RNA sequence: UGACAUAGCUCAAUCGGUAGAGCAACGCACUUGUAACGCGUUGGUUGUGGGUUCAAUUCCCUCUGUCA
Numbered sequence: 001u002g003a004c005a006u007a008g009c010u011c012a013a014u015c016g017g018u019a020g021a022g023c024a025a026c027g028c029a030c031u032u033g034u035a036a037c038g039c040g041u042u043g044g045u046u047g048u049g050g051g052u053u054c055a056a057u058u059c060c061c062u063c064u065g066u067c068a
Base pairs, nucleotide, nucleotide: 001068002067003066004065005064008023009022010021011020017054025041026040027039028038047063049061050060051059
């Protein structure tokens, strides 16, 4: 100097307009039982602190951390 930081994990989110998916967890169903498969549910102060805006994951600044 550049890139990145979003759910427990891996990652999305178009030009600023209600934050999602897969896996995991939980419940139900199935099974003699377990697993798998099926249906559903839960889970987020979007790294910190400020600014702009009617409205910020998104734009600007500071700081912290990771990588090069």